[in-house]
């Protein structure tokens, strides 16, 4: 002095006119006095509290959660871990159970992507061909020998052995090529070549033992040659959990037209109803469902004292829980109030200036001057969270430069 990480706090005070609105008082057109949007009020993603419903009693579909322990009213949240992935690192993220119940997928390339498989290759057989021969036969020809033959050279036929084009027919997946990913790695024996075929260390599994630790796990030893995966924000499969509707729940009060008219069902139990769907079982049940035509849609309450707020103090690594105290005149509006104007403080940012530290860059400070900024964004039954948005402070933590 730069970047980056985690956590927390504010989100403006104050006065004056002018204006709107709960309460409370009173002399009641009115006066006066106490109040008058958030950390997220936003999103409606999740959970209760509350209201209503004779089934929220069984079940099936549906539907949530998913790696241990805690805490909570609860929850898909929260707290501590554990693995596992990102990142030098602080941290962060995690839809973290099962692929040996099954069923699917894995393009393209590639022979082959669920029991396999040969594209290029290695290797060995046979047809066929070349080429050597210290080995046998056989024919010519020389040479020797009285003769039998004997020796060299040539040719050709068998054998034997090297090599090898195509073509058949085996072996083999070690090496090479395709891919994101192909049958465990590396080394050394073996093999016709070659493969855990076998063997030494290693990696994956799978069993068994110690040791730590409520536990997810970590660590440490041993057997076994047992050696293709991946995917379940693929269907599934297992373990738990879920009555529904919602403050436009819901309660009372008042007021009204034409308690109207027409059709179809029903009136035995049977039509219809029962608070997401479907089935059972329970229960009301004489109305009930269409269409046509008429009224009314207003008032009070739910509506803010609550899994409430603040202090202390214990307990626990934390979430978070207990005691004790004190407060509650801390918004309650219903086409929907909470504002608007001045000035003055604060806050931020530039520039200037005066001190102070400093090698210097620059840091600190100031009832010092000017100018300029002030974000996202408005309760609507409430409460615990998560998600997004968004200006400024502080505090610690990583890291990279430079001075000393």
């Nucleotide at each position: 002095g730069a970047c980056g990480g985690u956590g927390u706090c504010c989100a403006a005070a104050c006065g004056a006119u002018c204006g709107c609105u709960g309460g409370a008082u009173a002399u009641u057109a009115u006066a006066u006095c106490c109040g008058g949007a958030g950390g997220a009020a936003a999103g409606u993603c999740c959970g209760a509290a509350c209201a209503c419903c004779g089934c929220a009693g069984g079940g099936c579909a549906g539907g949530g959660u998913g790696c241990u322990c805690c805490a909570u009213a609860a929850c898909g949240u929260g707290g501590a871990g554990u693995c596992a992935c990102g990142g030098c690192a602080a941290c962060g993220u995690g839809a973290a159970g099962g692929c040996c119940a099954g069923u699917g997928c894995c393009a393209c390339a590639g022979a082959a992507a669920c029991c396999a498989u040969a594209c290029c290759g290695c290797u060995c057989c046979g047809c066929g061909g070349u080429c050597u021969u210290a080995u046998u036969g056989u024919u010519g020809c020389c040479g020797c020998u009285u003769g039998c033959g004997c020796g060299g050279c040539a040719a050709u036929a068998a054998g034997a052995g090297a090599c090898u084009a195509u073509c058949g027919g085996g072996g083999u997946a070690a090496g090479g090529g395709u891919g994101c990913a192909a049958c465990g790695g590396u080394g050394c024996g073996g093999u016709a070549a070659g493969a855990g075929c076998g063997c030494a260390c290693c990696a994956g599994g799978u069993c068994c033992c110690c040791g730590g630790g409520c536990g997810a796990c970590c660590g440490g030893g041993g057997g076994c040659g047992c050696u293709c995966g991946g995917u379940a924000a693929a269907c599934c499969c297992c373990a738990c959990c879920c009555g529904g509707u919602g403050c436009a729940a819901g309660a009372c009060c008042a007021a009204g037209u034409a308690g109207g008219g027409a059709a179809g069902c029903g009136u035995u139990u049977u039509a219809g109803g029962g608070u997401g769907g479907c089935c059972c079982g329970c229960c009301c049940g004489a109305g009930c469902u269409u269409c046509c035509g008429g009224g009314u849609a207003g008032g009070u309450c739910g509506c803010a004292a609550g899994a409430g707020a603040u202090a202390a103090c214990g307990g626990g690594u934390a979430a978070c829980c207990g005691u004790u105290a004190u407060c509650c005149g801390g918004a309650g509006a219903u086409g929907a109030a909470u504002g608007a104007u001045c000035g003055u403080u604060g806050g931020c940012c530039g520039c200037a200036u005066c001190a102070g530290g400093g090698u210097a860059a620059c840091c600190u400070g100031g009832c010092u001057g000017c100018g300029g900024c002030a974000a996202c964004a408005g309760a609507a039954u409430u409460c615990g969270g998560c998600u997004u948005a968004c200006g400024g402070g502080c505090a610690c933590c990583g890291c990279c430069g430079a001075c000393c």